[in-house]
C1' cells in the first nucleotide's frame, strides 16, 4: 500500500439478517430477606445529565449523510485483529 473483521453501560455480552421501545442475559456493584453473625440462596434496583415531583435532555469508537425514525444503511476518519503484496 491493497482487502476483510471488530469498536455497544463499571466488565463480558445480545439486538444488525430485514431499520422501529438501546442495552436483552450474565458478571460486579448497592439495598432488603434469611442467620447469633457471616457464607451461600432470594428479592429489588443499578448509563449519564436537568428537575421538589411528573418529565425532560443526551447517550451503541469519532465527525457527517438519508429517513418520520439508524446500534442497523451510505461516506470519510480512528483504534485493534486477520489476509495479500
Nucleotide at each position: 500500500g491493497c482487502c476483510g473483521a471488530a469498536g455497544u453501560g463499571g466488565c463480558g455480552g445480545a439486538a444488525u439478517c430485514c431499520g422501529g421501545c438501546a442495552g436483552a442475559c450474565g458478571c460486579g456493584u448497592a439495598g432488603c430477606a434469611c442467620u447469633c453473625a457471616a457464607a451461600a440462596u432470594g428479592c429489588u434496583a443499578u448509563g449519564g445529565g436537568a428537575g421538589c415531583a411528573a418529565u425532560c435532555c443526551c447517550g451503541u469508537g469519532u465527525g457527517g449523510g438519508u429517513u418520520c425514525a439508524a446500534u442497523u444503511c451510505c461516506c470519510a476518519c480512528c483504534u485493534u485483529c486477520g489476509g495479500c503484496a